[in-house]
Model confidence (mean pLDDT): 84 of 100.
Glycine riboswitch aptamer from an uncultured Eubacteriales bacterium, 115 nucleotides, folded computationally.
RNA sequence: GAGAAAGAUGCGGGAGAGCGCCGACCGGGAACGGGCGGCCGCCGAAGGGGGAAGCCGGUACGGGUCUGUCGGCCUGCCGGGGAAGCUUUCAGGCAAAGGGAACCGCAUCCGGACC
Numbered sequence: 001g002a003g004a005a006a007g008a009u010g011c012g013g014g015a016g017a018g019c020g021c022c023g024a025c026c027g028g029g030a031a032c033g034g035g036c037g038g039c040c041g042c043c044g045a046a047g048g049g050g051g052a053a054g055c056c057g058g059u060a061c062g063g064g065u066c067u068g069u070c071g072g073c074c075u076g077c078c079g080g081g082g083a084a085g086c087u088u089u090c091a092g093g094c095a096a097a098g099g100g101a102a103c104c105g106c107a108u109c110c111g112g113a114c115c
Base pairs, nucleotide, nucleotide: 001114007109008108009107010106011105012104013103018040020039021038022037023036025034026033027032041094042093043092047090048088049087050086055080056079057078058077061076062075063074064073065072066071
C1' cells in the first nucleotide's frame, strides 16, 4: 500500500424431484382443509458418510538390483493422509406460495500473505 487467502455481516441471483395412494382423528351440511400414522415412487446444491494420485511412514514376507558377505536401494504390500458440481441418499427435500439452498455477484468488517 489500489494489500492475497480464510472468516463474518447485509443485499441480490440461485436448480431438482408425486398438487401420489390409504387410514383413523379434528373442522365442516358438503366440497374440501389440517396435522398424525402407514405405503410406494422420486430429487440432490444445508449438513453427514465414502474417497484417486502425488505426499509421509513402516518393513515380517515376495520380486528386482548392487555387493564375496553383512547390508543398501527400488518395488509389491500395510498404515496415515487426501478433492469434487463424483458417489451415497443417513439427514434433508418433492404443486404454487413461503422457507431453506451448494455456489456466484456487490458492499462493509476482520485479517495481514505479499510488495
Its Rfam family is "Glycine riboswitch aptamer". Gene Ontology term of the family: glycine biosynthetic process. It was read from a public genome assembly, where an Rfam model found it.